[in-house]
Notes
This is a predicted structure of an 84-nucleotide RNA (c-di-GMP-I riboswitch aptamer) from a Eubacteriaceae bacterium. The prediction has a mean pLDDT of 86. It matches the Rfam family "c-di-GMP-I riboswitch aptamer". Rfam links the family to the GO term cyclic-di-GMP binding.
RNA sequence: AAUUGAAAAAGGCAAACCUGUUGAAAGGCAGGGACGCAAAGCAUGAAGUCUACGGCGAUUAGCUAUGACGGUUCGGCUGCCAAA
Numbered sequence: 001a002a003u004u005g006a007a008a009a010a011g012g013c014a015a016a017c018c019u020g021u022u023g024a025a026a027g028g029c030a031g032g033g034a035c036g037c038a039a040a041g042c043a044u045g046a047a048g049u050c051u052a053c054g055g056c057g058a059u060u061a062g063c064u065a066u067g068a069c070g071g072u073u074c075g076g077c078u079g080c081c082a083a084a
């Protein structure tokens, strides 16, 4: 430096759900809480998914991202411990 994550250690994150708050919604944030995670660290480029205030419209349909998610996949950047 690259590869790998069986065992171990130090530490880390935190799903569902609950409470508060914020938002048109999806969702976000804070506290509690742990199903899990070796990148469940960072960013959000591509795909995907969610929502539809506004806009379009055949006006209780439907379409639409400029709003989101990223713990769905691929790709980018960085990193702890250990192994051979």
Base pairs, nucleotide, nucleotide: 003083004082005081012037013036017032018031019030020029021028022027035071041077042076045074046073047072048069049068050067054064055063056062